[in-house]
RNA sequence: UAAUCCACAGGGCCGUCCCACAAACGGUCCGGGAGCCGGGGAACCACCGUUCCUUGGGGUGAAUCGGACCGGCCCAGGCCGGUCCGUAGGAGACCUUCCUACUCCGAACCCGUCAGCUAACCCGGUAGGCGAGAGGGAAGGAAAGG
Numbered sequence: 001u002a003a004u005c006c007a008c009a010g011g012g013c014c015g016u017c018c019c020a021c022a023a024a025c026g027g028u029c030c031g032g033g034a035g036c037c038g039g040g041g042a043a044c045c046a047c048c049g050u051u052c053c054u055u056g057g058g059g060u061g062a063a064u065c066g067g068a069c070c071g072g073c074c075c076a077g078g079c080c081g082g083u084c085c086g087u088a089g090g091a092g093a094c095c096u097u098c099c100u101a102c103u104c105c106g107a108a109c110c111c112g113u114c115a116g117c118u119a120a121c122c123c124g125g126u127a128g129g130c131g132a133g134a135g136g137g138a139a140g141g142a143a144a145g146g
Stems, first nucleotide, its partner, number of pairs: 004034003010030007035126006045116001056114001057111004065086009089105004094141007
């Protein structure tokens, strides 16, 4: 962190073998349910006024925004990348809320010109990484024990 639990019964394709088929063997791909998470998708509601310039828009996620320096793109403007310092926001061991302390994160990716909300309905995910750090106080609960 949605990233847990329970079942695993099979199917497709290719190859070996065979006169051929089947069987057998080997390889490869796909495979169910529950719980949790995400997306699409009515009505109602929202949006939908005019002119000019520029610019596509959207999704998962806490991960948004700013400054300094360095490098690059055509010198500037502007843009891109990197390194630091901050920052909206987020995490920290039974659960929720509040106060306080300390330590951290503040990324990355996807859709493809297209999507407001949204009942029915449809589709998808259920990985990965790090760490020995899990402080204290208050209220309510859960569990265990008596």